[in-house]
RNA sequence: GAUAAAGGCAAACCACUUGAAAGAGUGGGGCGCAAAAUCAACAGGCCUAAACCUAAUGUCUUUUAAAAACGCUAGGUAAGGCGGCUGGAUUGCCGAA
Repeated sequence: GAUAAAGGCAAACCACUUGAAAGAGUGGGGCGCAAAAUCAACAGGCCUAAACCUAAUGUCUUUUAAAAACGCUAGGUAAGGCGGCUGGAUUGCCGAA
């Protein structure tokens, strides 16, 4: 970074698999990409919340209540995830202006 050449990758969507989810893998499919190659423990941002914590609430229990347990709702939390969000690092094809 070109109306070049040889190529490469593969968005949405669909099918199957996997995961709690976000998402990922494989096949089809092509929106696009000059790094849409690799790195998520280099920095930022975004997504998810199984587990955990906090709060409310219901059930159960009880003389009355509380606690515990179970269920549900909300909030918080990533060494879970996104490299096709950005910066950065590393590597790579061609060689016009």
The RNA shown here (c-di-GMP-I riboswitch aptamer) has 97 nucleotides and comes from a marine eukaryotic metagenome. The sequence is in RNAcentral, with records from MGnify.